A computed fold for a 110-nucleotide RNA from Methylopila turkensis, annotated as Guanidine-I riboswitch aptamer. RNAcentral holds the sequence, with entries from Rfam. The model forms 100% of the base pairs in the Rfam consensus.
RNA sequence: UGAGUUGGCGGCUAGGGUUCCGCGUCGCGUGAAGCGGCGGCUGGUCCGAGAGCCGCCGCCGGACCGGGAGACAUCCGGACCGGACACGGCGGGCGAAAAUCCCGGGAGAC
Numbered sequence: 001u002g003a004g005u006u007g008g009c010g011g012c013u014a015g016g017g018u019u020c021c022g023c024g025u026c027g028c029g030u031g032a033a034g035c036g037g038c039g040g041c042u043g044g045u046c047c048g049a050g051a052g053c054c055g056c057c058g059c060c061g062g063a064c065c066g067g068g069a070g071a072c073a074u075c076c077g078g079a080c081c082g083g084a085c086a087c088g089g090c091g092g093g094c095g096a097a098a099a100u101c102c103c104g105g106g107a108g109a110c
Stems, first nucleotide, its partner, number of pairs: 004110001007057006015047002020044002022041001023039006059083004064078004085105001087108001091103003
């Protein structure tokens, strides 16, 4: 100095907090209803993975089938197979808030 990187979308999960709902608690209220404060608190909504799962589309490679005046090449279309590996901060950002989210397969390490 370089390599160890095929991109996107969707559904979820580990995980995450507290806007809304629910729950708990306190207050107002004769009581009930209702309203307000506080508490992440089993949960629903919500956020959610490059290094988690599944699916779809695209890309690359391989061998194959069909089409054209057609043996090869080229072009068009189709279905099949393969695409490995992956330690990782601090800090900052989004939001109601936090995070294994985003910066980020970044810095760094090997």